About this RNA:
Predicted 3D model of an 84-nucleotide RNA (c-di-GMP-I-GGC riboswitch aptamer) from a Bacillota bacterium. The organism belongs to Bacillota, within Bacteria.
RNA sequence: ACCGAUAAGGGCAAACCCGUCGAAAGGCGGGGACGCAAAGCCACGGAUCCUCGGGAACAUCCCAGGACCGCCGGGUUGCCGAAG
Repeated sequence: ACCGAUAAGGGCAAACCCGUCGAAAGGCGGGGACGCAAAGCCACGGAUCCUCGGGAACAUCCCAGGACCGCCGGGUUGCCGAAG
């Protein structure tokens, strides 16, 4: 350094519920834990989702804007330490 344990000390928190913001996807706070070694951070590429919008025109497509990093890549920072 790769790697990642029935290790130690810590960390995060899906679904669901309550409150709140938003047109929506969804965000934030509280409760709650399915999971997570980057489930820290960044929408950079792809996927997916939304429409307060625009254009086609009959069920969907394109554009624009937005959401999501706990979908997959990429970038960046980082705790601990057995075996190999």